[in-house]
RNA sequence: GCCUCGGUAGCUCAGUCGGUAGAGCAAGGGACUGAAAAUCCCUGUGUCCGCAGUUCGAUUCUGCGCUGAGGCA
Numbered sequence: 001g002c003c004u005c006g007g008u009a010g011c012u013c014a015g016u017c018g019g020u021a022g023a024g025c026a027a028g029g030g031a032c033u034g035a036a037a038a039u040c041c042c043u044g045u046g047u048c049c050g051c052a053g054u055u056c057g058a059u060u061c062u063g064c065g066c067u068g069a070g071g072c073a
Base pairs, nucleotide, nucleotide: 001072002071003070004069005068006067007066010025011024012023013022019056027043028042029041030040031039049065050064051063052062053061
């Protein structure tokens, strides 16, 4: 230098052939207990990496960047 894959909640990750975002863990509140642990119930606060473009509408498609991993030279 070129190619491929990734960037989404505090963490690990899913997701939608374009219609406005979820799971597990963690955390908070409650029940239970003499008190804890365990168990059960409830609770998601996120400019979906950034800027443009297409579109009625973009996390999703396109371009250019930033960043992580791998490959080729």

Predicted 3D model of a 73-nucleotide RNA (transfer RNA) from an Acidaminococcaceae bacterium. The sequence was found in a public genome assembly. Rfam family: tRNA. It is annotated as a transfer RNA. About the family: Transfer RNA (tRNA) molecules are approximately 80 nucleotides in length.